[in-house]
C1' cells in the first nucleotide's frame, strides 16, 4: 500500500461501483413465446383448441468437476459442416393415402388415458423432369453409368417453397509452444504403439471390429497421489518478479446424482423425454408430481453481503407480412460508510487574556481568539414557483420523476467523531493504583513518587469517518537470473574411475540452428499510459484519438561470436626413447633384540605394586642370575614439519611380479580435453561369519584399593579382541574442519627429487606485499584475481529422530519429515573477572625467633534459652570490653499498674489573669481537692500599648514508629595497595587498543633508557604535627646544666671508591647527633561490599493522633543447663613474703585537688594550710637495689568462693553499687586439635595519669614513662596483593555456568490389538432404459427391393450384489521417546589443566 472483507466506537449530503461462505434444501410469484397473411373445428369472435412453422442449443447463473489440445498463443483443415439473413445460377408438372382438434362410448382418487367415426394443410407419400449436385468407373480441366427437388399464401405485388455455387457469421478437428506441488510416487502401457482391411462419422484418426507386427511413453520427470476452472487483467513492487483469477470480457465445464438416446443447421439440451438412485410432496395405496449454480425471497450454515419493487421509455433478443405481443436480459428505483470520489459542519474581528476545568516554584501557565460580543455569508437544510435533456420516426411514445436543475424566501441556522502519546513513532503532565488489576507489533511496562495500567486535563494524527482483526505483496539481497552463500557462523560426497550431460585450444572454407536488423500478420473489447472531451469539479463515463504490446509465425538480409559440415596445425593431452628417486602395492623366503612360558643350575627371603597400601607370587624354593628350549607379536638406533601414495595408509633384510611420479631429448598421434548426475572400485578403528592361532595387551568379568559413595579413575589377575586367511560391514573431528581442472598475480628463505648446474622443473615448508576476510587470518601449495564442471546450504530444538523405501546375517547404514517449542542458537574478536593454568614481583604471609591464646578462676560481649519485659542495633574477614567516654532511681527506648489529651517541648491568633508564695487533705508517686497570700517591671496625660509567665479555646505539636533497598552526612573494608583517569594523536569496521606494554630500578605508574605516542589530571613523595642535634631569643613559680615556648639551621646520595648502558639507581666509606623515606603521626585516589548507621544528627514517603504521643511508681535491660570471642590473674624459686632504700613522664584539680596534725589494724573519718596551679596537692612511681626468711609442696604458690564486722557515695545500694578488716582457702602444677601478635627503643615487663563520673561492676578505653631482648637462610609452600601472558560455554562475573535419571502437572507426535468411515484399481454377478445387429410374424406398397410397427434373442451398458486388494482419515486400552513448567530428590558428566584434556566413529 491493497481487500467483494468483519469487529468496536461514532454518523451531515452527494455521485460512481460493488454487494454468500453449504454446487446445501427450497414455500410462493414471475423469468419463452410468437404466428389465423400455412391449415381444420368452434361461436359469448380484437377470442379459444388443435395440425403446422420458426424459437425454445440465444440470453440468464454457477465453478462441482477438470492438470486437459481445458485454456493460451501461433499455425493446419486438398479431413469437415453451417438454420435465419446476402449474393450467383436454375427451377416448381402430374397424382395419392392418412390424422389432431372434434362427435360418440369408455377407465382412472388423480396425472393422464382407450375403443370407433369425420375432416384440411406451407403436415407426408408416389411419378415426371435433371442445369446442377451425389456415387462407381477411366485415359482423371474431361468423359460414360447410375441416382436425386419443390409449397403454397395473399391478392397484384409482395412472401414463401425446391437444386445448386460464392462470401460471411458460427461450429467441429489436428497441431508447435506455454501451463501448481510431491521421487518417502521409479517405471507406466494388450487397443495398449503401428499397418492391412471393413465399418462408422459432416469431418482426418484403434473411433470400432479381425488380422498381422512388438511397438510406444520415462530421469528433459512417465505413471501415481494431492491441489486447481484458465485467460485478458487485479494488486504490490524501481524492476526482475511474488500473489490473486469478485466485479466487467473471451473460453471451457456443469443444471438433484449416474450412465444413455430422440429431435434439429445447431444439444447428447437449466425452466424437453426414457430410464436407475438419493430426497420431498400428493394419494382413494393402485399410481402420481417434482427439480431457484434465473430474478426477487426463505430456512440452514457462518465474523459476514441487499427488495418476494417499477418499467418495457431505452439498448438488445424472439416471433410475425404488420400492428403487436413476450422478455427478472436490461433500464430504473430500494436497503447497506462496502469501496472510491466530491462538499459541508460557518467566515472577519474580538483580550478584561472573562468564568469554569486543569495545573503550579502559589508569582503564574494552559484550554485560548477558543467563548461570550460585533459585523458578514447561505455551500447544506426547511419551504415555495419554474422545471429538463435522455425520443430515434411526421403526430404520438419516459419506469426513472415533478428527479436534476434553475429562482426566490427564511436562519448561523441541521451536522464531528475516532484512534494514539516510553522507543521505534508526530504528540505529556496530575491524581489512582502498588508484579495487584492490567497493557503488549517488538523491546517490554506493572514490586507507593508508573510519560508504557485505569480516570482527568492538555497535545497530536486522520476525519464522516477512525481503529483493530483477517490475508497478500514491499521492505526480505530472508531461494539471491537481476542480486547471496559453503576454512572457524548453516553448508566441500572419506577417496577415484567414468556413463549421460554441461564446457572447451589453433587456422581456412561452408552453412545459417542460436545471434543482430528490418519488413508483414497476430496479439479481441474493455484495462494501464499519453492527449482531448461531457458530467459545476472529481470519481466516474466517452474518443471510427494516439501509443504500447518484450510472445508466436512468417518473409528477406547480415556472417563477428557460439552450434553444424570439410579440412589444417601443435603450444592442451596421450605414447616412444633415456636417465632418476621412493616405507607404492602383492607374494615367499630370512634375521637378531625384548617378552612370557617350560627344563636344568646357582641361592634364600622376600617379590611385587603403590601417593600410601592391599589384593597376588614366594620355604611345594619366588624375585634375581647362569645356559637351553618353545610360541606368538612387533621391528630400537638411521628417523628428520624428510618420501611414497587416489584416499584410507605405508618402516627389520632380500628376492621375484607389478603401478605411478619425475627429468632429458623433442622421435610420434594431432583436440584425443576438463568435470561429471546416476553407476563402478578402493575405504582406519570397532564389530560380524567360518576355520586357524594365541606371546604381549587388554573391553566384558572378578577381586584390591580410594570415597559419603565409586558399577570409575589406582593396583593385581583376565575372556572376547589384537594375528593370519576367506568373505561381510561401509563409518570416523575419514581434518587442511579449504571439491575437481586451467590462467593470470610482489618479494625473501628452507629441505627433498631431477637436470646439460642454469634467469632450469616437479614435490614440500616459513615469513609477508598487493588483494581478499565479520574477524581471526590465507597469500603463486589462495581463503586473490577469472572461466568451467559437480556436490551442499537457509534460525535454534525437535533430529539425523518418526514413518516409508533401499541394503546388511546382525549390529546398523543410506534416504530423511512433521506436530509442538523458543527468540534465540552461533561464530570472531573485545574488556573485566576467574583458574586445584605459567612467569616475576611484595607484604610479621610463611620460614627464624619471643611471648602468647585455645585447659583454669574470674571480668566482660556475643548466641542460645528463659521470662510480663530480659529494649534497641551491630553478624564471616569487615559483628561479639562494638554504639556504652561508665544501666541501683534518672539514663530507658522494654514490662507491670496508676494518671493525661493543644499535651512534656515549639509558634501563631483570639480571651481571661500578673508572676509568684504558701497551708491542709487524699495517693505509691504523677496527680487530685479545698483553701490563704499577693496586684509588680516599661510606656502612656489618660483609656491603653508591651515584655515575661498562667490559665482556655483552635491551627497544631509528638512519634528511640515503619523503610540504610527512597535519601543526605559520617564509617568500616579492600589499602597507605600503587594504582584509577583525561586531552589530542595513531591503530582498529567496531567494542576497544596505544600511552600504562618492553630492559632495567624503586618503599612508590619512584625515577632512567627504549618506543606512534605526546602531554596532563587525581593518588605515590614532598609540604603539615610530634621527636633527635645545635644555634638564637625570651620567660616567673624555674635557674648548674636543664626545663618551658618560640624562631632558624641540618641531610641532599651533597662528597670518595666499586658496579651499572658513560643512564636512573645500587653496594662500600668519609664526615656527622643522624644517611639514604632518621623514627612516629596525620594524610585514605578511582572505585567494590544495594556493607553500616532513619537509635547520634538532617531527611522524602507511609503509619499512630483520649494513643505507637506524654507523666510517674515499681520491675527488667544484671536471668543461666549451656556454647562462642575478647581480657585479667595464676599455676611459681628470673619467685613469694617481710624490712630498708633509689630514680620517671604524661596529666588532673573550686559544687574540685587537699598537705599537715589527731583517731582507727584498715577502707576512712574528724580538723584544716594551700591552690583556678612550672608555685599548692593528687604524688608513694613500680618492676630496681641491699638484708633476711620460704625449698619444690597444692606449698608462705595461686586466690575463686564463702561467713563476720566495718567504712563511703547518694532520696534510696534487696532485685544491683564500690572499698576494708578477720577468718574461709575451690579450680590451676604451663594447657588437644588448632590459632595470634611482634624486626627495635619494638616485643616482653613494671607501675603511673586521664576521660566518662555522686558512686561505681575499668581487668575496658585513651595516654605516659622505667627495664629491655631473641631472629631473619630465604620465597619451595599458606594466606593476601600488584604486573604480564593463557584458556573460559563466566560478565549477577566460581558462593559463576551447567548435565542426565527419577517424581509431579501440561502438551503435540510415534508404536499398537483392534475398530469406524472416505476414495480407488480389479475380478465375477445381475443388468434399466437406450443404441446396434439379429430372428419371427403382423401391417403399409399392385409387386420386389426398402422401410416402420409389434414381439423375442444377442453385443454394449448405469446403478445394485459379492470378492480378496490398494491408499488416506478418525477413534483406540496399553505403550515410547519428545517438548514446556520461580524454588522437587541424587550426584557433578562438562566449561579453567573443570580437578582422569577433551571430542568424533
Nucleotide at each position: 500500500g491493497a481487500u467483494g472483507a468483519a469487529c468496536g466506537c461514532u454518523g451531515g449530503c452527494g455521485g460512481u461501483a460493488u454487494g454468500c461462505u453449504a454446487a446445501c434444501a427450497c414455500a410462493u410469484g414471475c423469468a419463452a413465446g410468437u404466428u389465423u397473411a400455412a391449415c381444420g373445428g368452434u361461436u359469448u369472435a380484437u377470442g379459444c383448441c388443435g395440425u403446422g412453422a420458426c424459437g425454445u442449443a440465444c440470453g440468464g447463473g454457477u465453478g462441482a468437476g477438470u492438470a486437459a489440445c481445458g485454456c493460451g498463443u501461433g499455425a493446419g483443415u486438398u479431413a469437415u459442416c453451417u438454420g435465419c439473413a446476402c449474393u450467383u445460377a436454375g427451377g416448381a408438372g402430374g397424382g395419392g393415402a392418412a390424422u389432431a382438434a372434434c362427435a360418440a362410448a369408455u377407465g382412472g382418487a388423480a396425472a393422464c388415458g382407450u375403443u370407433u367415426g369425420c375432416u384440411a394443410a406451407u403436415a407426408c407419400c408416389c411419378c415426371a423432369u435433371a442445369a446442377g449436385g451425389c456415387u462407381u468407373u477411366u485415359u482423371a480441366u474431361a468423359a460414360a453409368a447410375g441416382u436425386u427437388a419443390a409449397a403454397g399464401a395473399u391478392u397484384u405485388u409482395u412472401c414463401g417453397c425446391c437444386u445448386a455455387g460464392g462470401g460471411a457469421u458460427g461450429a467441429g478437428c489436428u497441431u508447435g509452444c506455454g501451463u501448481c506441488c510431491g521421487a518417502u510416487u521409479a517405471g507406466c502401457u494388450a487397443g495398449u504403439u503401428g499397418g492391412u482391411a471393413u465399418g462408422g462419422u459432416a469431418a482426418a484418426g484403434g473411433c470400432u471390429u479381425a488380422c498381422c507386427a512388438a511397438g510406444g511413453c520415462a530421469a528433459c520427470g512417465a505413471u501415481c497421489g494431492g491441489u486447481a476452472g484458465c485467460u485478458g487483467u487485479u494488486u504490490c513492487g524501481a524492476g526482475a518478479g511474488a500473489a490473486a483469477g469478485a466485479a466487467c470480457a473471451g473460453c471451457c465445464a456443469c443444471a438433484c446424482u449416474g450412465g444413455g438416446a430422440c429431435u434439429g443447421a445447431g444439444a447428447u439440451a437449466c425452466g424437453g423425454a426414457a430410464c436407475a438412485g438419493a430426497c420431498u410432496u400428493c394419494u382413494a395405496c393402485g399410481g402420481a408430481a417434482g427439480g431457484c449454480a434465473g430474478c426477487a425471497g426463505u430456512g440452514g450454515g457462518g465474523a459476514a453481503u441487499u427488495u418476494u419493487u417499477g418499467g418495457c421509455a431505452a439498448u438488445g433478443g424472439g416471433u410475425g407480412a404488420g400492428a403487436g405481443c413476450c422478455u427478472g436480459a436490461c433500464c430504473a428505483a430500494g436497503c447497506a460508510a462496502u469501496a472510491c470520489c466530491g462538499c459541508g459542519u460557518g467566515g472577519a474581528g474580538g483580550a478584561a487574556g472573562a468564568a469554569g476545568g486543569u495545573u503550579u516554584u502559589a508569582g503564574g501557565a494552559u484550554u485560548g481568539u477558543a467563548a461570550a460580543c460585533u459585523c458578514c455569508u447561505u455551500u447544506u437544510u426547511u419551504c415555495a414557483u419554474u422545471g429538463a435533456a435522455g425520443a430515434a420516426a411526421a403526430u404520438a411514445u419516459g419506469a426513472c420523476g415533478g428527479u436534476a436543475a434553475a429562482u426566490g424566501a427564511a436562519g448561523a441556522a441541521u451536522a464531528a467523531g475516532c484512534a494514539u502519546c516510553a522507543g521505534c513513532u508526530a504528540a505529556u503532565u496530575u491524581c489512582g493504583u502498588g508484579c495487584c488489576a492490567g497493557c503488549a507489533g517488538c523491546u517490554g511496562c506493572g514490586g507507593u513518587a508508573a510519560u508504557a495500567c485505569g480516570a482527568g486535563a492538555g497535545a497530536u494524527g486522520c476525519a464522516a469517518g477512525c481503529g483493530u482483526u483477517a490475508u497478500c505483496c514491499g521492505g526480505a539481497a530472508u531461494u539471491a537470473u537481476u542480486g547471496g552463500g559453503c576454512g572457524u557462523a548453516a553448508a566441500g560426497c572419506g577417496u577415484u574411475u567414468g556413463u549421460a550431460g554441461a564446457u572447451g585450444g589453433u587456422c581456412u572454407a561452408a552453412u545459417a540452428a542460436g545471434u543482430u536488423u528490418g519488413g508483414u500478420g497476430u496479439u479481441a473489447a474493455a484495462u494501464c499510459u499519453u492527449g482531448a472531451a461531457g458530467c459545476u469539479u472529481a470519481a466516474c463515463u466517452u474518443c471510427a484519438a494516439a501509443a504500447a504490446g518484450g510472445g508466436c509465425a512468417u518473409c528477406a538480409a547480415a556472417a563477428a561470436c557460439u552450434g553444424u559440415u570439410a579440412g589444417u596445425c601443435u603450444a592442451g593431452a596421450g605414447u616412444g626413447c633415456g636417465a632418476u628417486a621412493g616405507g607404492g602395492g602383492u607374494a615367499a623366503a630370512g634375521g637378531g633384540a625384548a617378552u612370557u612360558u617350560c627344563c636344568a643350575g646357582u641361592g634364600u627371603a622376600g617379590c611385587g605394586g603403590u601417593g600410601a597400601a592391599a589384593u597376588g607370587c614366594g620355604u611345594a624354593g619366588a624375585u634375581a642370575u647362569u645356559g637351553g628350549a618353545a610360541a606368538g607379536a612387533a621391528c630400537a638406533c638411521c628417523a628428520a614439519c624428510g618420501g611414497c601414495g587416489a584416499a584410507a595408509g605405508c618402516a627389520c633384510u632380500u628376492u621375484a611380479c607389478u603401478a605411478g611420479g619425475u627429468u632429458g631429448u623433442u622421435a610420434c598421434u594431432g583436440a584425443c580435453a576438463u568435470u561429471g548426475a546416476g553407476a563402478g572400485a578402493c575405504g582406519a578403528a570397532a564389530g560380524c561369519u567360518a576355520g586357524g592361532g594365541g606371546a604381549u595387551c587388554a573391553a566384558a568379568a572378578a577381586g584390591g584399593a580410594u570415597u559419603a559413595g565409586a558399577u570409575a579413575c589406582c593396583c593385581u589377575u583376565g575372556u572376547a579382541g589384537u594375528c593370519c586367511u576367506a568373505g561381510c560391514u561401509g563409518u570416523a573431528a575419514a581434518c587442511g574442519a579449504u571439491g575437481g581442472a586451467u590462467a593470470c598475480u610482489a618479494a625473501a628463505u628452507g629441505g627433498u627429487g631431477c637436470u646439460u648446474u642454469u634467469u632450469g622443473u616437479a614435490c614440500u615448508g616459513u615469513u609477508g606485499u598487493a588483494g581478499c576476510u565479520a574477524a581471526c587470518g590465507c597469500g603463486u601449495u589462495a581463503a586473490g584475481u577469472a572461466u568451467c564442471c559437480c556436490g551442499c546450504c537457509u534460525g535454534g530444538g525437535g533430529a539425523g529422530u518418526a514413518c516409508g523405501c533401499u541394503u546388511g546375517c546382525a549390529a546398523a547404514a543410506g534416504u530423511g519429515a512433521a506436530a509442538c517449542u523458543c527468540a534465540a542458537a552461533g561464530g570472531a574478536a573485545u574488556u573485566g573477572g576467574c583458574g586445584g593454568g605459567g612467569a616475576c614481583c611484595u607484604g610479621c604471609a610463611c620460614a627464624a625467633g619471643c611471648a602468647g591464646u585455645g585447659g583454669a578462676g574470674c571480668a566482660u560481649g556475643u548466641g542460645g534459652u528463659u521470662u510480663a519485659a530480659u529494649u534497641c542495633g551491630a553478624u564471616g574477614a569487615u559483628a561479639c570490653a562494638c554504639g556504652a567516654a561508665g544501666a541501683a532511681c534518672c539514663u530507658u527506648a522494654c514490662c507491670a499498674g496508676g494518671g493525661u489529651u493543644u499535651g512534656a517541648c515549639a509558634u501563631g491568633u483570639u480571651a481571661a489573669g500578673a508572676a509568684g508564695u504558701u497551708u491542709u487533705c487524699u495517693g505509691a508517686a504523677a496527680g487530685g481537692a479545698a483553701g490563704a497570700u499577693g496586684u509588680g517591671c516599661c510606656u502612656u496625660a489618660a483609656u491603653u500599648g508591651g515584655a515575661a509567665c498562667u490559665u482556655a479555646a483552635c491551627a497544631c505539636a509528638g512519634g528511640u514508629g515503619g523503610u540504610g533497598c527512597a535519601u543526605g552526612g559520617c564509617u568500616g573494608u579492600c589499602g597507605u595497595c600503587a594504582g584509577c583517569u583525561c586531552g589530542u594523536g595513531u591503530c582498529g569496521u567496531g567494542a576497544g587498543a596505544u600511552a600504562u606494554u618492553g630492559g632495567g630500578u624503586u618503599a612508590a605508574g619512584u625515577c632512567c633508557c627504549g618506543u606512534a605516542a605526546c602531554g596532563a589530571g587525581c593518588g605515590c613523595a614532598a609540604c603539615c604535627c610530634u621527636u633527635u642535634u645545635u644555634u638564637u631569643u625570651a620567660g616567673u613559680u624555674g635557674u648548674u646544666u636543664u626545663c618551658u615556648a618560640a624562631a632558624a639551621a641540618u641531610a641532599c646520595u651533597g662528597c670518595c671508591g666499586g658496579u651499572g648502558a658513560u643512564a636512573a639507581a645500587u653496594c662500600g666509606g668519609a664526615g656527622g647527633a643522624a644517611g639514604g623515606u632518621g623514627a612516629g603521626g596525620a594524610u585514605g585516589a578511582c572505585g567494590u561490599c544495594a556493607a553500616g548507621u532513619c537509635a547520634g544528627c538532617a531527611u522524602g514517603c507511609c503509619c499512630c493522633u483520649u494513643a505507637u504521643g506524654u507523666c510517674c511508681u515499681g520491675g527488667g535491660c544484671u536471668a543461666c543447663a549451656c556454647a562462642c570471642g575478647u581480657g585479667c590473674u595464676a599455676c611459681a624459686a628470673u619467685g613469694g613474703c617481710c624490712a630498708a632504700u633509689a630514680c620517671a613522664a604524661c596529666g588532673a584539680g573550686u559544687a574540685g585537688c587537699a598537705a599537715g596534725c589527731u583517731u582507727g589494724c584498715a577502707a576512712a573519718a574528724g580538723u584544716a594550710a594551700g591552690c583556678a596551679a612550672a608555685u599548692c596537692u593528687c604524688u608513694a612511681a613500680a618492676a630496681g637495689u641491699u638484708g633476711g626468711c620460704c625449698u619444690u609442696a597444692g606449698u608462705u604458690c595461686g586466690g575463686a568462693u564463702u561467713a563476720u564486722a566495718g567504712a563511703c557515695u547518694g532520696c534510696a545500694a534487696c532485685u544491683c553499687g564500690u572499698c576494708u578488716a578477720u577468718a574461709u582457702g575451690a579450680a590451676g602444677c604451663u594447657g588437644g586439635a588448632a590459632u595470634u601478635g611482634c624486626u627495635a627503643g619494638u616485643a616482653a615487663u613494671c607501675g603511673c595519669c586521664g576521660a566518662u563520673c555522686a558512686g561505681c561492676u575499668a581487668u575496658g578505653c585513651g595516654g605516659u614513662g622505667g627495664u629491655g631482648a631473641a631472629u631473619a637462610c630465604g620465597u619451595u609452600c599458606u594466606c593476601a596483593g600488584g604486573u604480564c601472558u593463557u584458556g573460559c560455554a563466566c560478565a549477577c562475573a566460581c558462593c559463576g555456568c551447567c548435565c542426565g535419571u527419577c517424581a509431579c502437572a501440561c502438551c503435540a507426535u510415534g508404536g499398537a490389538a483392534a475398530u469406524u468411515g472416505g476414495c480407488u484399481a480389479a475380478a465375477c454377478u445381475c443388468g434399466a432404459a437406450g443404441u446396434a445387429g439379429u430372428u419371427u410374424u403382423u401391417u403399409c406398397u399392385u409387386g420386389g427391393a426398402u422401410u416402420a410397427c409389434a414381439a423375442g434373442c444377442u453385443a454394449c451398458u448405469a446403478a445394485g450384489g459379492u470378492u480378496g486388494g490398494g491408499c488416506u482419515a478418525g477413534u483406540g486400552a496399553c505403550u515410547a521417546g519428545g517438548g514446556u513448567g520461580a524454588a522437587g530428590u541424587c550426584g557433578u558428566a562438562a566449561c579453567a589443566a573443570g580437578g582422569u584434556a577433551g571430542c568424533c566413529g
Predicted 3D model of a 1401-nucleotide RNA (small-subunit ribosomal RNA) from Phacus paraorbicularis. Model confidence (mean pLDDT): 83 of 100. Rfam family: Bacterial small subunit ribosomal RNA. RNAcentral holds the sequence, with entries from ENA and SILVA.